[in-house]
């Protein structure tokens, strides 16, 4: 110093041009003598930053930053 993948909710990760989503966590009702489990429901997002392409980017380009491996 080259290459390559990655970055989305509080934590594990889907989504791969057109309402940002699941599980867990957390709260809230139901059930139970009562706990846990189970079942309902809600709360939680500048999608890593900036630009570019399009009518329209989380997604396609580029740049940057971090983190992971590879090579020299």
């Nucleotide at each position: 110093g080259c290459c390559a993948g990655c970055u989305u909710a509080g934590c594990u990760c889907a989504g791969a041009g057109g309402c940002a989503g699941a599980g867990c966590a957390u709260c809230c009702g139901c059930c139970u003598u009562g706990u846990a489990a189970g079942c309902g429901g809600a709360c939680g997002g500048u999608c890593g930053g900036g630009a570019g392409u399009u009518c329209g980017a989380c997604u396609c380009u580029c740049c940057c930053a971090g983190c992971u491996g590879g090579c020299u």